Transfer RNA from a Patescibacteria group bacterium, 84 nucleotides, folded computationally. It matches the Rfam family "tRNA". Rfam classes the family as a transfer RNA. Model confidence (mean pLDDT): 81 of 100.
[in-house]
RNA sequence: GCUGCGGUGGCGGAACAGGUAGACGCGUUGGACUUAAAAUCCAAUGGUAGAGAUACCGUGGGAGUUCAAGUCUCCCCCGCAGCA
Numbered sequence: 001g002c003u004g005c006g007g008u009g010g011c012g013g014a015a016c017a018g019g020u021a022g023a024c025g026c027g028u029u030g031g032a033c034u035u036a037a038a039a040u041c042c043a044a045u046g047g048u049a050g051a052g053a054u055a056c057c058g059u060g061g062g063a064g065u066u067c068a069a070g071u072c073u074c075c076c077c078c079g080c081a082g083c084a
């Protein structure tokens, strides 16, 4: 340099054909149980602002298509694999 695959909460990782983003697991926090702990069970858990209700923002960055984009198209950045 060329080709292919990928980038989504604190981490791993879903989202089938464009239609509620974050399922599920780990972790964390609170509670139950225990003399105490571990294990187990229950609940909560993207960010910002707010006492709260709620509002706004959020899929590597930018642009485009569309009523609607994590998903399609283009450019760029980063990672992995292969080829040279």
Stems, first nucleotide, its partner, number of pairs: 001083007010026003019067001027045006046057004060076005